[in-house]
RNA sequence: AUGAAAAUGGCGAGAGAUAUCAUAAUAGAUAGCCGAAGGAGCAAUUAUAAAAAGGAAGCCAUCUUUUUACAAACACUCUCAGGCAAAAGGGAUCGUCAUGGGACG
Repeated sequence: AUGAAAAUGGCGAGAGAUAUCAUAAUAGAUAGCCGAAGGAGCAAUUAUAAAAAGGAAGCCAUCUUUUUACAAACACUCUCAGGCAAAAGGGAUCGUCAUGGGACG
């Protein structure tokens, strides 16, 4: 300074998936379903470590290949949680404003 990212809040937008029984209605029961709160899982790949082989070579280091171990992702997968008439609420994500912060120059 013409001020990045994370995080938080306000405003706006915001999907999917149900039938039956019972009940004044909601909650409830049974079966069925959804993925966009949250949570969990992974690996063609990348990084690290070890071993073997090759090249090099006095040895080490370095390079390449193979094997093993370990770590890491999604809007993908699972469906624990959550959700499945309307309304309300929730809702990943997007836009905008503000707080915040001080990357880059």
The prediction has a mean pLDDT of 75.
Glycine riboswitch aptamer from a Clostridiaceae bacterium, 105 nucleotides, folded computationally.
Lineage of the source: Bacteria > Bacillati > Bacillota > Eubacteriales > Clostridiaceae.
Of the family's consensus pairs, 90% are formed in the model.